[in-house]
RNA sequence: CAAGUCAGCCAGGCAAUCGCCGCUCGGUAUAACCGGGGGGAGGAAAGUCCGGGCUCCGCAGGGCAGAGUGCCUGUUAAUUGCAGGGCGGCGUGAGCCGACGGAAAGUGCAGCAGAGAGCAGACCGCCUAAGUCGCUUCGGCGACCGGCAAGGGUGAAAGGGUGCGGUAAGAGCGCACCGCAUGGCUGGUAACAGUCCAUGGCACGGUAAACCCCACUCGGAGCAAGACCAAAUAGGGUUCCUUCAGGCGUGGCCCGCGCUGGAACCGGGUAGGUCGCUUGAGCGUGCUGGUGACAGUACGCCUAGAUGAAUGAUUGCCCACGACAGAACCCGGCUUAUCGGCUGACUUGCGCC
Numbered sequence: 001c002a003a004g005u006c007a008g009c010c011a012g013g014c015a016a017u018c019g020c021c022g023c024u025c026g027g028u029a030u031a032a033c034c035g036g037g038g039g040g041a042g043g044a045a046a047g048u049c050c051g052g053g054c055u056c057c058g059c060a061g062g063g064c065a066g067a068g069u070g071c072c073u074g075u076u077a078a079u080u081g082c083a084g085g086g087c088g089g090c091g092u093g094a095g096c097c098g099a100c101g102g103a104a105a106g107u108g109c110a111g112c113a114g115a116g117a118g119c120a121g122a123c124c125g126c127c128u129a130a131g132u133c134g135c136u137u138c139g140g141c142g143a144c145c146g147g148c149a150a151g152g153g154u155g156a157a158a159g160g161g162u163g164c165g166g167u168a169a170g171a172g173c174g175c176a177c178c179g180c181a182u183g184g185c186u187g188g189u190a191a192c193a194g195u196c197c198a199u200g201g202c203a204c205g206g207u208a209a210a211c212c213c214c215a216c217u218c219g220g221a222g223c224a225a226g227a228c229c230a231a232a233u234a235g236g237g238u239u240c241c242u243u244c245a246g247g248c249g250u251g252g253c254c255c256g257c258g259c260u261g262g263a264a265c266c267g268g269g270u271a272g273g274u275c276g277c278u279u280g281a282g283c284g285u286g287c288u289g290g291u292g293a294c295a296g297u298a299c300g301c302c303u304a305g306a307u308g309a310a311u312g313a314u315u316g317c318c319c320a321c322g323a324c325a326g327a328a329c330c331c332g333g334c335u336u337a338u339c340g341g342c343u344g345a346c347u348u349g350c351g352c353c
């Protein structure tokens, strides 16, 4: 100097004029109105994907079906989040990704090629020992029967790999080393790891983001939840069945439990206001503990609460010339969209000293 990786911050600013919404003080005893003071959309407010706080229903119980999660340890109110680690994969590297329990419980699936694709093989080949027949110059030759899966081929994948011995030729058939399985030992909280020890010739492969098995977890509905106040009407009328039964009770089915007569038609009133509603698992800084997520503690700060839906318009200056984009009960995450600027640490390449 160039290219990258990881993390953090900002998201137009200042001034003037008019206008909008909340809070607070005063005019004023209230409303309306007027004046003073302070405040007023995001890093994702978005998607409604996940988890909770909060509110309500339910004898809130038991079971089935169903759903979710899936390596280990920690963190949190909780989670499928986050942090650290293990194993596997990608990258020269800094780093990044993982839907990561089980294939020896069972079922299914894998086109074509190939002899054969899972308690799965003989196409090209190798041998001719042993046995039978024929010939023979008695060395042997040919055929039948039989043996093999070591060599070649097909395929993404073919009954572990290399070497030595052995054999008629071969084969874990035997042996050495590697691999695999079981048990032990050592390190680690654990997942796991090991130039460790012993035994065993050990083979029935892959796939579960296929069905399935295993372990753990799971009531439901949602601020249009829910609570209160005021007002109005018709606690209306007709018909049928009936008190065993049936119906209702916040995901489905069954049992239990609680409440209770049911069905059809005609007709009438209201849909307004207040609360919930913003002081929070809140934010900032320092210190302590921890690799870290985070926890504890001290001091400081108050930061929108609209309800047909509030921050808009004009002018001037500066500048990084402004993208994606507007709260509706609140919070913690994840995902998606995105103009440009700034900062730190680390990696690689080139050049110079």
Stems, first nucleotide, its partner, number of pairs: 001349010012318007020040002023037005042324001046335002049333005054222004061255004066218005071085005086100001087098004101213002106211002108207002123152002125148003131144005160178006179202001180200005185194003226275004236266006246260004282301008